[in-house]
C1' cells in the first nucleotide's frame, strides 16, 4: 500500500439479508420467601448502535468517507 472481517448496555452476543417501538443471557438495583448467606420468584434501571455525512416520512439496518482492532497479501530489508 491492497483485500477482507469486526465495532450494539458493565461483560458476552442477537437483530442488519427484506428500513417501521433497540433486544437476550450474565451482572446491577428493589421487594418477597429464608434466622442470615446462598438460591428461587416478582419487578426495575442502564444505549450518541465506533465517528461524520448522505438517501428517506422514517436508518443499528441502505450509500459514501474516516477511525480502531484483527486476519490475509504485496513492497522494503
Nucleotide at each position: 500500500c491492497g483485500g477482507g472481517a469486526u465495532g450494539u448496555a458493565g461483560c458476552g452476543c442477537a437483530g442488519c439479508u427484506u428500513g417501521g417501538u433497540a433486544g437476550c443471557g450474565c451482572a446491577c438495583c428493589u421487594g418477597a420467601a429464608u434466622g442470615g448467606g446462598g438460591u428461587u420468584c416478582a419487578g426495575g434501571g442502564g444505549g450518541u448502535c465506533g465517528c461524520g455525512a448522505g438517501u428517506u416520512c422514517g436508518a443499528a439496518u441502505c450509500u459514501c468517507g474516516c477511525c480502531a482492532u484483527c486476519c490475509c497479501g504485496a513492497c522494503c530489508a
Source information:
Model confidence (mean pLDDT): 83 of 100. This is a predicted structure of a 77-nucleotide RNA (transfer RNA) from an Acidobacteriota bacterium. NCBI's taxonomy places the organism under Bacteria, Pseudomonadati, Acidobacteriota. Its Rfam family is "tRNA". Rfam classes the family as a transfer RNA.